[in-house]
Context: one part of a larger RNA
RNA sequence: CGUAGGAUAUUUGAAGAGAUCUGUUCCUAGUACGAGAGGACCGGAAUAGACGCACCCCUGGUGUUCCAGUUAUUUCGCCAGAAGUAUACGCUGGGUAGCUAAGUGCGGAACGGAUAAGCGCUGAAAGCAUAUAAGCGCCAAGCCAACUCUAAGAUUAGAUAUCCCUAUCAGGCACCUUGUAGACUACGAGGUUGAUAGGUUUCAAGUGUAAGAUCCGUAAGGAUUUGAGCUCAGAAAUACUAAUAUGCCGAUCGG
Numbered sequence: 001c002g003u004a005g006g007a008u009a010u011u012u013g014a015a016g017a018g019a020u021c022u023g024u025u026c027c028u029a030g031u032a033c034g035a036g037a038g039g040a041c042c043g044g045a046a047u048a049g050a051c052g053c054a055c056c057c058c059u060g061g062u063g064u065u066c067c068a069g070u071u072a073u074u075u076c077g078c079c080a081g082a083a084g085u086a087u088a089c090g091c092u093g094g095g096u097a098g099c100u101a102a103g104u105g106c107g108g109a110a111c112g113g114a115u116a117a118g119c120g121c122u123g124a125a126a127g128c129a130u131a132u133a134a135g136c137g138c139c140a141a142g143c144c145a146a147c148u149c150u151a152a153g154a155u156u157a158g159a160u161a162u163c164c165c166u167a168u169c170a171g172g173c174a175c176c177u178u179g180u181a182g183a184c185u186a187c188g189a190g191g192u193u194g195a196u197a198g199g200u201u202u203c204a205a206g207u208g209u210a211a212g213a214u215c216c217g218u219a220a221g222g223a224u225u226u227g228a229g230c231u232c233a234g235a236a237a238u239a240c241u242a243a244u245a246u247g248c249c250g251a252u253c254g255g
Stems, first nucleotide, its partner, number of pairs: 001153001005164007015150004021049007033038001051107005059101004066094005071086006112144002118138004165255002169250001171249004175191005196242003199238005205231003212225005
């Protein structure tokens, strides 16, 4: 832009894509078979591997500054306490969200149609025979459906339901706050009739008992205040801050 007005929601499915795997063990059954040795079909169950999809409750990883420890050195006048540098985290121990696998769930099923090789029924040509010539069956991990996903730009542009508008204008876009989205765009949630983001409060979670003070010890240090203090991305609540204001497009063959 189109789908002859606009919007929202739900859909049909032409067509396309994906998937289609296999082992082992047990039962049937030491049965059928076989002199024995050995040892089934059919049918039923369990489990595993590889592969795939999804997820983060569990187990872990990461988590460049969330917490703590610590060496050297510099600075803040000194002590104490901090900060800088040593990686583009100085090093070390942990770690939220997110992302993630080695973690956790799930998948390959069943049923059908037409067939291949193959196996048949009836049956003539050709008084017989013959699965074939007419006719009718069975049969594969393969084919078509079935399963999962996409899908009306399927220009044959589909369908259903509801609502709205025609100037006192529906709707859309811009603009702004943004994230489950994201290179940009797009998409999604919102824009005061508001919880969209930030802040704040509470909680969760992480670290592990802050600073200061008091007490004990000559001191290093220890104890109490104290599961303290601090805390990124988490949850809920709360209009405190910012989504203000505004512009543009958009109608008369009536659609």
Predicted 3D model of a 255-nucleotide part of an RNA (large-subunit ribosomal RNA, domain VI) from a Candidatus Omnitrophota bacterium. Its Rfam family is "Bacterial large subunit ribosomal RNA". The prediction has a mean pLDDT of 86.